[in-house]
């Protein structure tokens, strides 16, 4: 220098155009003499920025970060 990919909740990832989701953590409860474990409940996002399609974007294109590969 080129080709290709990823970008989403603290953290690791699912999501096929109609209010955005799981584990895990974390916060309260309940259980315990207490801790842990289990059981219930909440909280926590401008879906990287920025423009384009669209009645609606997680879809298109451009930046920007990283990672493979190839030179």
């Nucleotide at each position: 220098g080129g080709u290709g990919g990823u970008a989403a909740a603290g953290c690791u990832c699912a999501g096929u155009g109609g209010u955005a989701g799981a584990g895990c953590a974390c916060a309260u409860g309940u259980u315990u003499a207490g801790c842990a474990u289990g059981c219930a409940u909440g909280a926590g996002g401008u879906c990287c920025u920025g423009g384009g399609u669209u009645c609606a974007a997680u879809c298109c294109c451009a930046g920007u970060a990283c990672c493979c590969c190839c030179a």